[in-house]
Source information
The RNA shown here (c-di-GMP-I riboswitch aptamer) has 86 nucleotides. Model confidence (mean pLDDT): 82 of 100.

């Protein structure tokens, strides 16, 4: 110094679901609570996925289509990171 097949020890994060609270709605935050995770830190840059408030089109009274709205616990790039057996 690379690599994860994670060996030991210390320690992190927290899904379903349950309240509360924005939100228009995916969906967020907070507490509770572990399913899992060696980046489950960070970042909406591709791509994929969700919703569709406004706005469009159809000419109806609803149906389509759109993100400027969201997901990094969807999946690659970026940046950073703890230990240290073999």
């Nucleotide at each position: 110094u690379u690599u994860g097949u994670g060996a030991a020890a210390g320690g992190g994060c927290a899904a379903a679901c349950u309240u509360a609270u924005c939100g228009a709605a995916a969906g967020a935050u907070a507490a509770g609570g572990a399913c899992g995770c060696a980046a489950a830190g960070c970042u909406a840059u591709g791509u994929a996925u969700c919703u569709a408030a406004g706005g469009a089109a159809u000419c109806a009274u609803a149906u389509u289509c759109u993100a400027u709205g969201a997901u990094u616990g969807a999946c690659a790039g970026g940046c950073u990171g703890c230990c240290g057996a073999a």

Background:
It was read from a public genome assembly, where an Rfam model found it. The model forms 95% of the base pairs in the Rfam consensus.